[in-house]
Context: one part of a larger RNA
RNA sequence: CUGGGCGUAAAGGGUGCGUAGGCGGUUGCCUAAGUCAGAUGUGAAAUCCCCGGGCUUAACUCGGGUGUUGCAUUUGAAACUGGGUAACUAGAGUGCAGGAGAGGGAAGCGGAAUUCCUAGUGUAGCGGUGAAAUGCGUAGAUAUUAGGAGGAACACCAGUGGCGAAGGCGGCUUUCUGGACUGUAACUGACGCUGAUGCACGAAAGCGUGGGGAGCAAACAGGAUUAGAUACCCUGGUAGUCCACGCGGUAAACGAUGGAUACUAGGUGUAGGGGGCGUAAAGCCUUCUGUGCCGCAGCAAACGCAAUAAGUAUCCCGCCUGGGGAGUACGGCCGCAAGGUUGAAACUC
Numbered sequence: 001c002u003g004g005g006c007g008u009a010a011a012g013g014g015u016g017c018g019u020a021g022g023c024g025g026u027u028g029c030c031u032a033a034g035u036c037a038g039a040u041g042u043g044a045a046a047u048c049c050c051c052g053g054g055c056u057u058a059a060c061u062c063g064g065g066u067g068u069u070g071c072a073u074u075u076g077a078a079a080c081u082g083g084g085u086a087a088c089u090a091g092a093g094u095g096c097a098g099g100a101g102a103g104g105g106a107a108g109c110g111g112a113a114u115u116c117c118u119a120g121u122g123u124a125g126c127g128g129u130g131a132a133a134u135g136c137g138u139a140g141a142u143a144u145u146a147g148g149a150g151g152a153a154c155a156c157c158a159g160u161g162g163c164g165a166a167g168g169c170g171g172c173u174u175u176c177u178g179g180a181c182u183g184u185a186a187c188u189g190a191c192g193c194u195g196a197u198g199c200a201c202g203a204a205a206g207c208g209u210g211g212g213g214a215g216c217a218a219a220c221a222g223g224a225u226u227a228g229a230u231a232c233c234c235u236g237g238u239a240g241u242c243c244a245c246g247c248g249g250u251a252a253a254c255g256a257u258g259g260a261u262a263c264u265a266g267g268u269g270u271a272g273g274g275g276g277c278g279u280a281a282a283g284c285c286u287u288c289u290g291u292g293c294c295g296c297a298g299c300a301a302a303c304g305c306a307a308u309a310a311g312u313a314u315c316c317c318g319c320c321u322g323g324g325g326a327g328u329a330c331g332g333c334c335g336c337a338a339g340g341u342u343g344a345a346a347c348u349c
Base pairs, nucleotide, nucleotide: 004320005319006318007303008302012317014201015200016199017198021194022193023192025088026087027086028085029084030083031082033081034080035077036076037075038074039073040072041071042070049065050064051063052062053061054060091191092188093187094186095184096183097182098181103177104176105175106174107173108172109171110154115149116148117147118146119145120144121143125136126135162169163168206247207246208245209244210243211242215241216240220236221235222234223233258316259315260314261313262312263311266294267293268292269291270290271289272288273287274286275285276284277283298305299304322349323348324347331342332341333340334339
């Protein structure tokens, strides 16, 4: 390379946008690059294969023949692929009319709770645990009432509910803004799918500068426990957690399941729309999109998947090839650093 694979055995890129490339709807005409057929030339000899001959045989050697899958030129075919042209509307997009949503950015506002401060009431405890102690408290704590400060998070609603490409998104209001869905069929007329490199986004922790700091809390200190206890438990507590700007670029970034399209029994819940029936409320039938459960065929090593496929097919990308060594070393690239990315071998079983 061929072949086989990627939910759990090795293997789906964290996610999107998109360049090159690959692949691509219906009809007519033209072309003849691919494709197919014929002809001609060439495809050296030796070798291989077949038939026959010569050395006593064989190896060896001689003669003849087939073959030489290829290339070039030329003639023709036109179904398919490609190219050109003309057209179409079922793919894709636009318009118009609607309703839904924690989608994103910014600003403002609100209440509950914790903590702290001030003042009042009040007195000996509070706190904490398996039990304790460290700790706090007669300089008046805990409890309780009133007022104030500040930061962070938004109970109930809340739902295998919704939105988003993923990460993720949840108090309320205003403003700016992205996407999806339904209906219609006015417009464009294949404008599509995928996507190496690239670009952008990307939880938490972490890093830089400047703010902020209520609660929580790595590190750290103390008290316990214990043979020990650099832990689990307790009392404290700094980075951090929060904001702005910049960096970093990783996760069990998971549905451990790449994207697109078409097809293939049913049943049942739920979310957002549409159509029809209806005493127009209810309810019933139907349809599209999403999100769950069950289940047939089929698939699967089994578990299970099953119109949200792991079924049946096509196209494109990524990835795998025994375990360890090792996601290590070296080198390159990126980063302020931490480190990330690319990624071996010896050796060993």
A computed fold for a 349-nucleotide part of an RNA from an uncultured bacterium, annotated as small-subunit ribosomal RNA, central domain. Its mean pLDDT, the model's own confidence on a scale to 100, is 87. Its Rfam family is "Bacterial small subunit ribosomal RNA".